[in-house]
RNA sequence: CUUUCUAAAAGGCAAAACCGCUGAAAAGCGGCGGCGCAAAGUCACAGAUCUAACGCAUUCGUGCCAGGAUGGCUGGGCUGUCGUG
Numbered sequence: 001c002u003u004u005c006u007a008a009a010a011g012g013c014a015a016a017a018c019c020g021c022u023g024a025a026a027a028g029c030g031g032c033g034g035c036g037c038a039a040a041g042u043c044a045c046a047g048a049u050c051u052a053a054c055g056c057a058u059u060c061g062u063g064c065c066a067g068g069a070u071g072g073c074u075g076g077g078c079u080g081u082c083g084u085g
Base pairs, nucleotide, nucleotide: 005085012037013036018031019030020029021028022027035072041078042077043076045075046074047073048070049069050068055064056063057062
C1' cells in the first nucleotide's frame, strides 16, 4: 500500500404514518418523523417489479403497450468517510 472481517467515536443518509405541492397513475419533491443503511453515493446497462396517460384493439365491460416509475428488489459499472484489532 491492497483485500477480507471487525471495535469505538464523530459526522452522513432517512422507511412507515401524517401535512402540503406536482402527476393520468405508479410515484416524486418539501415539512415532520426515524424503520433501517458502510455505499440507503451515483448510472435505468441486464433481470425483476409497479403504473397505463398517449396509442392500438374492442363484444364498449375492458384488454395490450413505456418512451413513465422503483438504485431502500437483485446483479453489474463508476466514485467514496473514519480508524481499533
c-di-GMP-I riboswitch aptamer from Sporolactobacillus putidus, 85 nucleotides, folded computationally. It was read from a public genome assembly, where an Rfam model found it.